RNA sequence: GCGCCGGUAGUCUAGUCUGGUAGGAUGGCGGCCUAGCCCGCCGCUGAUCCCGGGUUCAAAUCCCGGCCGGCGCA
Repeated sequence: GCGCCGGUAGUCUAGUCUGGUAGGAUGGCGGCCUAGCCCGCCGCUGAUCCCGGGUUCAAAUCCCGGCCGGCGCA
């Protein structure tokens, strides 16, 4: 340099093919429980989806250009 894959809550990750309310786990906070803690149960809470532009009524998703990471080829 070329090709492929990936980037989504503090962390891990689903959703992208086929555009239509961003979901789960973990974490955090509060309550119940306990003499107190752990465990358990209940409730609440957190992501302008890597950046910029385009298409569209509507983009995490489709298109273009970048950045970062991984793998392969040279």
Molecule: transfer RNA
Organism: Archaeoglobales archaeon ex4484_92